This is a predicted structure of a 1449-nucleotide RNA (small-subunit ribosomal RNA) from an uncultured bacterium. RNAcentral holds the sequence, with entries from ENA, Greengenes and SILVA.
């Protein structure tokens, strides 16, 4: 950097998914060490305990407890000094920082930049004046007294830096007057007049430290402002103290900040309001970047402190202060009181989830000292996280696991060697200072104490068993259904104190595109116009300087970052320098380019005048064709409809014809690749009104333009309201057909509607699936409109142009198809619009709308796609062209019967197994009575019926015979051979390794074989063409049986198949040739000769080929056979052989006896036999072929009615034999149409023959029997010539069995017009949503089952207003008849200023009541929606998908 996933395969388009990086993480196996971070993200939930804000005696008074000094003493102590410590107060300063959180805010809250002439600012500092004389309370405190308790109340007494006047005033404040100043301004300054200050402590002193006025600094804030930084328009209007103004209040301070009055204003599509959602930011992760997410630690700022509402103090306001309301919790003696962990521990909940303890160095007060859960200093805990480091090195090597050997893979045990690591100790360094903690170092021990995830692809890493769509795995694609590198274990390999997984962000994803995308068909151009806002905009001049450029200044906290150095051994970390950074303020200068104003031009746009086409629009108005209706006339049975019916009319007279009439509706020819129009659309003439557009001229305006969110108007059909029409067509409907069904396609009627008028809807596949505008970029033809030129009688042609429309095509664009001056080409403006499939153009919500509806529009959920273009292919009830006994014309059968064989089915103990469209069924079986054979029943053996090989023992085995027994078997008797004497052959028994299975998988497989199909087809090598699969070539034009063969032609060659070579066979020649002997023949064998379109005509432009003819035994491959491409069917065989794997092992092995394989209600197949007179019988006669034969075929001749029997000659066969070979056949006889002189099934019964044996289960003879059947439905099958048919005849299997299978001759036909149709195949096209390929694909109800949504009577919450009512604390206001120390008069009582408490008012937090608002939860039922290997009914789509599809109503 990028891979995988859609297809059979290809490009593109899209979406899903990894590969990387981060984490305040969690979880799950495992887990040695050290350093540096980091650690309640959820309940801003409640909080037990402890501790986090005190301190000052040098601001004051008293009390307590030692000490001590002097004085008085009634010797008990007292009082006065000094000093110590501790306590409460009264003072003064800090409790306003520091420490936590992030609920709340969408705000001047925050960032960044000004502003403040509208302000404060203790302590700090600096500088200017002063600090003079009184006065009167109070708290602690004593005495009473209330309370349980917190606390309180009344009386008395005293201090102060605590409180008041009184002087004084450099000043300061306020009030009037007045300068200079500013754009304006309350800064600044002068004058008069009122008003305003202070405290004192400490010390012998000196002085300190304090106080009080003013003015300046400093920090530190308060306001106000430009700029920036979330989502929603399913939130479009909002506001009443609101917007301005005038006065009064009011704050440090300006404003509606508040109050009276007057004015109606303010804000908003540049997004008010309202709703959701968030503390901002400096950064942080991530990315090349541009950006996106985030916003813990650290640092700035904001907010908040149980919620809410308020004010005191104070320079400044409240976490750890106050008062009040509330909820909650505590304590009570029930009367009444307390409390605030979002400080640090810690405790409960929550939840995947997150921790304890030590210390004082800054900071607060102080002259010292004290406190300090703070930034913090450490330590603990946690692999949370990062960054080091280790779990050993070397040697020698079992065991395990894998293997066909060889050998891999190399551990442990053993041997030395080394210590991160443990333990004592130790105390440097960390700028320095402090020192709670405790590192570095230093010695001792010992290899000890230290590994998990992952290996189908993507991804680095593979084999074994197990397990069998089971159990399981998966981030996507998938893996598992007996050979699983995907499950699970093992061995091996890959990473490694971590690994994995799951969350979440960023990247990859150019997958929201600013860098950086698209919109004809992939998702996407508004239905079309016009046209406010908005955005963009010709040509020349000269100005501004607003943007913009480009310099300088300031601003940009710390810390992060990037670079250099430097300190911790290194790294992480950390310290110092430099750097880099948007953004933004000011000021300069440039003036090209946009802006902005000013002149000005004419090319953009308008626009006058000449001129022309046209279904453009409304509106009225006229016509003629045809259909249907009505009246009449002729007329007499059908008519009409279809595939082919019927329904319909029609003797009441119909369809047909003719005359008239009546309506409505559409406008034939003209007619077109034509015209107009913005689109939607617009078609007879004619008149009227009207828009727009072209060409020609160049008078006239001078930029007036173009796009257009909103918005406004147009807008096919259909639908809707009201009122008319109403032919004809014609949803709904009714009838007939058709069908399984047919709510349908056909047919007969027919209502809305279709037509008109006024108003509504606003949608369409509204399309060129292509937005408006403008400029630019080869042509070539057509056609509509014009003008001009040239010709001319002429506008006939011709040429040139400008407007429109159409075809072709090049450049260039495309993912390809394809566009191509009428772009989808290069460019440039503006709008609109998409962002995986489904759900869904759908809910909900607004909006319009009479209603149907329309417009605007999503989420759960769910799936790994889903969609374009081309490409091979296969399909089509697409085309076209050819072929095949494929039709079709013939002959001759099958399907009906009878019997044979196979099969299915049933049957059975068993009916052994296999082949199942064609291409299973007289098939494997070229022949099942035992055998055969594999089954079933039984009885038997177990190194076994059979093979090999060790290891003891043994002589017997065949054989013959004898008992038993169904039989295998078992006992019994007789009996080995060679020898170099050592054994060896043959056998036997016992044991061991292993035979042995026709058991299982033909879906593990060799081998063979069947089909397509003996059809003419299948590839390849270079080249070409395409981005690629592919393509070409193999297509085209003839032709052929043929991809034969020839012509052309970006192909040119080849290869596999076709011919041909090979075998029969037909003709002739030459040699040879035997089995009584000849022979020129016939027969047999080997060779050879022939036929090659070679020869003539003729046809095809040529060719190649086709017709005819001559010759010839044969003529165009003569006939006929062998020979079967590339590949299909998971086609068949493990049962022929063979073979992996898996299964049995006294049995699924063998061996034997009887049974089965032959069963029989039935059905299919495929034979024979017939049904007769073209025949049966019965007599005569005639003429073959290929063959086979020694365990064999027999001959002659006897014997039997045959079947056979006896006999033996002769054959190893051109000799003999089967076999004198033959049968249909001719020839003469009979029969006479009948279930027969046809047909022979089935029964009896006597015989033969094979074989150990013919019951179950053979074949044959004789005699008797004599059954269906009278040519056979639907459908089907073979065959084009020596062929069909028909007749024998021989082989092989075999003991025996033949209608079946090979084969052989005899006799010996009919047709074939032809290629429309049925099958089956080839070759080009063609359309596809099929590619396990039409036996394919798929659509929808309905059924069942989960899930998620929407409605829905209601129902229960939350927020936020509003409108009444009540109203705490409390400021402010008025009031204050009770109370009142300080000041004023007064001797004095006492008045008096002023204050207090009280008491009304406003305002208010909180509560009450209301009636809507907007959200949420629930919710009987209900709607649809999506999901689900193997339900239902049908067949809607793709093919012309069998009605062409779709789109809108």
């Nucleotide at each position: 950097a990028g891979a995988g996933u859609u297809u059979g395969a290809u490009c593109a388009u899209g979406g899903c998914u990894c590969a990387g990086g981060a984490u305040a993480a969690a979880c799950g196996c495992u887990g040695g060490c050290g350093g540096c971070g980091u650690g309640c993200c959820u309940a801003a939930c409640a909080c037990a305990u402890g501790c986090a804000a005190g301190u000052c005696g040098a601001a004051c008074g008293c009390c307590c407890u030692g000490g001590u000094g002097c004085u008085c003493u009634u010797c008990g102590g007292a009082g006065c000094g000094c000093g110590a410590g501790g306590g409460a107060g009264u003072g003064g300063c800090g409790g306003a920082c520091g420490g936590g959180u992030g609920a709340g805010u969408a705000a001047c809250a925050c960032a960044u930049g000004g502003g403040u002439g509208a302000c404060c600012u203790a302590c700090c500092c600096c500088c200017c004046a002063g600090u003079g004389a009184g006065g009167a309370a109070u708290a602690c405190c004593g005495g009473c007294g209330a309370g349980a308790a917190a606390u309180c109340g009344c009386c008395g007494a005293c201090a102060a830096c605590a409180c008041c006047g009184c002087a004084u005033a450099g000043g300061c404040u306020u009030g009037c007057u007045u300068g200079a100043g500013u754009a304006a301004a309350g800064a600044c300054g002068a004058g008069c007049a009122a008003g305003c200050a202070a405290a004192g402590u400490c010390g012998c002193a000196a002085g300190a430290c304090g106080c009080u006025g003013a003015g300046g600094g400093a920090u530190g804030g308060g306001c106000c402002u430009g700029u920036g930084g979330c989502c929603g328009a399913u939130u479009a209007g909002c506001u009443g103290g609101u917007u301005g103004g005038u006065g009064a209040g009011g704050u440090a301070a300006g404003a509606g900040c508040c109050c009276a009055c007057c004015a109606a204003g303010g804000c908003g599509a540049c997004g008010a309001u309202c709703g959701g959602u968030a503390g901002c930011u400096g950064g942080u992760c991530u990315g090349a970047g541009a950006g996106g997410a985030c916003g813990a630690u650290c640092a700035g700022c904001c907010a908040c402190a149980c919620u809410g509402g308020g004010a005191u103090u104070g320079a400044g306001a409240a976490c750890g202060g106050c008062c009040c309301a509330g909820a909650c919790u505590c304590c009570u003696a029930c009367g009444g009181g307390g409390g605030g962990c979002a400080g640090c521990a810690g405790u409960g909940a929550g939840g995947a989830a997150u921790u304890u303890u030590c210390g004082c160095a800054u900071g607060u007060c102080g002259c010292a000292g004290a406190c300090u859960g703070a930034c913090c200093g450490g330590a603990g805990c946690a692999a949370c996280g990062c960054c080091g480091c280790g779990u050993g090195c070397a040697g020698a090597g079992a065991c395990g696991c894998u293997u066909u050997c060889g050998a891999g893979u190399g551990u442990a045990a053993c041997u030395g060697c080394u210590u991160u690591c443990u333990g004592u100790g130790g105390g440097a360094c960390g700028a320095g200072a402090u020192g709670a903690c405790g590192u570095a170092c230093a010695c001792a021990g010992g290899a000890a104490g230290a590994a998990g995830c992952c290996c189908g692809g993507c991804u680095a890493a593979c084999u074994a068993u197990g397990u069998g769509c089971c159990a399981g795995c998966a981030g996507c694609c998938g893996c598992g259904g007996u050979a699983a590198u995907a499950c699970a274990u093992a061995g091996g390999g890959g990473c490694g104190a971590g690994c994995g997984u799951u969350g979440u962000c960023c990247a990859g994803a150019g997958u929201u595109a600013c860098u950086g995308g698209g919109c004809g068909u992939a998702a996407a151009g508004g239905g079309c116009a016009c046209g406010c806002a908005g955005g963009c905009g010709g040509u020349g001049c000269g100005g501004c300087g607003c943007g913009u450029u480009u310099c300088g200044c300031g601003u940009g906290a710390c810390a992060g970052c990037g670079g250099a150095g430097g300190g911790c051994u290194u790294a992480c970390c950390u310290c110092u320098c430099c750097g880099a950074g948007g953004a933004u303020g000011c000021g300069a200068a440039a003036g090209a380019c946009g802006g902005c104003g000013g002149c000005a031009c004419u090319u953009g746009a308008g626009g006058g005048c000449c001129a022309g086409a046209g279904a453009g629009g409304g509106a009225c108005a006229c016509g003629g064709a045809a259909u249907u209706c009505c009246g009449g006339g002729u007329g007499g049975a059908g008519u009409g409809g279809u595939g082919a019916a019927a329904u319909g009319c029609g003797u009441a007279g119909a369809g047909a014809u003719c005359c008239g009439g009546a309506g409505g509706a559409a406008c034939a020819c003209c007619g077109a690749a034509g015209g107009c129009g913005a689109a939607g659309g617009c078609a007879g003439u004619g008149u009227c009104c009207u828009g727009g557009c072209u060409g020609g001229u160049g008078a006239c305006u001078g930029a007036c333009g173009c796009u257009g969110a909103g918005g406004u108007g147009c807008g096919a059909a259909a639908g809707c309201u009201a009122g008319g029409g109403g032919a004809g067509c014609g949803a709904a409907c009714g009838g007939g057909a058709u069908u399984a069904g047919a709510u349908a396609c056909c047919c007969c009627g027919g209502u809305a509607g279709u037509c008109c008028u006024a108003g509504c809807c606003g949608u369409a596949a509204a399309c060129g699936a292509u937005g408006a505008c403008c400029a630019c970029c080869a042509g070539g033809u057509g056609u509509g409109g014009g003008a001009g030129g040239u010709a001319u009688c002429g506008a006939c042609c011709c040429c040139u142009u400008c407007c429109g429309u159409g075809c072709c095509g090049g450049a260039g664009u495309u993912a390809a198809c394809a566009c191509a001056c009428u772009a989808a080409g290069u460019g440039g403006u503006c709008c609109g619009c998409c962002u995986g499939g489904g759900g869904a153009g759908u809910a909900c919500g607004g909006u319009c709308g009479c209603a149907a509806g329309a417009u605007u529009a999503a989420a759960a959920c769910u799936c790994a796609a889903a969609g374009g273009a081309a490409u091979u292919g296969a399909c089509g009830g697409g085309g076209a062209c050819c072929c095949g006994c494929a039709c079709a014309a013939g002959c001759a059968g099958c399907g009906g019967a009878g019997c044979g064989u196979g099969u299915g089915g049933u049957u059975u103990a068993a009916u052994u197994c296999g082949a199942u469209g064609c291409g299973a069924c007289g098939c494997g079986c070229a022949g099942a009575a035992c055998c055969u054979u594999a089954c079933c029943a039984g009885g038997g053996c177990u190194u076994g019926a059979c093979a090999u090989g060790c290891g003891c023992c043994u002589g017997c085995a065949c054989c013959a015979c004898c008992u038993g027994g169904a039989g295998a078997c078992a006992g019994g008797u007789g009996u080995c051979c060679c020898u170099u004497c050592g054994g060896g052959g043959c056998g036997g028994g016992c044991g061991c390794a292993c035979a042995g299975g026709u058991g299982c998988u033909g879906c593990a497989u060799g081998g063979c074989u069947g089909u397509c199909g003996u059809c003419g087809g299948c590839u390849c090598g270079u080249g070409c063409c395409g981005u690629g699969a592919g393509g070409u070539g193999u297509u085209g034009g003839g032709u052929u049986a043929a991809g034969u063969c020839c012509c052309g032609c970006a192909a040119c060659g080849a290869g596999c198949g076709c011919a041909a070579c090979c075998c029969c066979u037909g003709u002739g020649c030459u040699c040879g040739g035997u089995u009584a002997g000849g022979a020129u023949g016939u027969c047999c064998g080997a060779g050879c000769a022939g036929a090659c379109u070679g020869c003539c005509a003729c046809g095809c432009u040529a060719a190649a080929c086709g017709u005819g003819g001559a010759g010839g035994a044969a003529g165009g491959u003569g006939g006929g056979g062998a020979u079967g491409a590339c590949g299909u069917c998971a086609a068949g065989u493990c049962a022929g052989c063979a073979c992996g794997g898996c299964c049995c092992u006294u049995a699924c092995g063998u061996c034997c006896u009887g049974g089965g394989c032959g069963a029989c209600a039935c059905a299919c197949a495929c034979g024979c036999u017939a049904c007769a007179a073209u025949g049966g019988c019965c007599g005569a006669g005639a003429c073959a072929a290929c063959g086979g034969g020694u365990g064999g075929c027999c001959a002659a001749c006897c014997c039997g009615c045959g079947a056979g029997g006896g006999g033996g000659a002769g054959c190893u066969a051109a000799u003999c034999c089967c076999a004198g070979c033959a049968a249909a056949c001719u020839c003469g006889g009979u029969c006479g149409u009948a279930g027969u002189u046809c047909g022979g099934a089935u029964g009896g019964u006597a015989g033969g023959c094979u074989g150990c044996a013919a019951c179950c289960c053979g074949c044959c003879u004789g005699c008797c029997u004599g059954a269906a059947g009278c040519c056979g439905g639907a459908g089907u099958u073979g065959c084009u010539a020596g062929u069909a048919a028909c007749c024998g005849u021989g082989g092989g299997u075999c003991a025996g069995c033949a209608c079946a299978c090979c084969a052989c001759g005899g006799u010996g036909a009919a047709u074939a017009c032809g290629u429309u149709c049925c099958c089956g195949g080839g070759u080009c096209u063609u359309g596809u949503a099929c590619a396990c390929a039409c036996c394919g694909c798929c659509c929808g109800u309905c059924a069942c089952a989960c899930c998620a949504c929407g409605a829905a009577a209601g129902u229960c919450g939350g927020c936020a207003a509003c409108a009444c009512c009540u109203g705490a604390a409390g400021c402010c206001g008025c009031u204050g008849g009770g109370c009142u120390a300080a000041c004023u008069c007064g001797c004095g009582a006492g008045a008096g200023a002023g204050g207090c408490a009280g008491g009304c008012g406003u305002c208010g937090a909180g509560g009450g009541u209301g009636g809507g608002g907007u959200u949420g939860g629930u919710g009987a039922u209900u709607g649809g929606g999506g999901u689900g290997a193997a339900g239902u009914c049908g067949u809607a789509a793709c093919a012309a998908g069998g009605u062409a599809a779709c789109c809108g109503u």